The RNA shown here (transfer RNA) has 72 nucleotides and comes from a Candidatus Woesearchaeota archaeon.
Rfam family: tRNA. Rfam's curators write: Transfer RNA (tRNA) molecules are approximately 80 nucleotides in length.
The coordinates come from a structure-prediction model, not an experiment, and the mean pLDDT is 84.
The source organism's lineage runs through Archaea, Nanobdellati and Candidatus Woesearchaeota.
RNA sequence: GCCCCUGUAGCAUAGCGGUGGUGCGGCUGACUUGUAAUCAGCAGGUCCCCGGUUCGAAUCCGGGCAGGGGCU
Repeated sequence: GCCCCUGUAGCAUAGCGGUGGUGCGGCUGACUUGUAAUCAGCAGGUCCCCGGUUCGAAUCCGGGCAGGGGCU
């Protein structure tokens, strides 16, 4: 220098054009003599950034940035 993969909640991970889910963690309640466990509920994400396409973009396209891998 070139090519490929990845970037989504505190952590891990799904979603592949039509309101962004799940597990763990956090908070509240129930249960318990009290914790833990269990059960129920709640909060938490401008989907790495900038532009484009589209009625509509986490998703498609272009350019960046970061991490990983390969070639020279």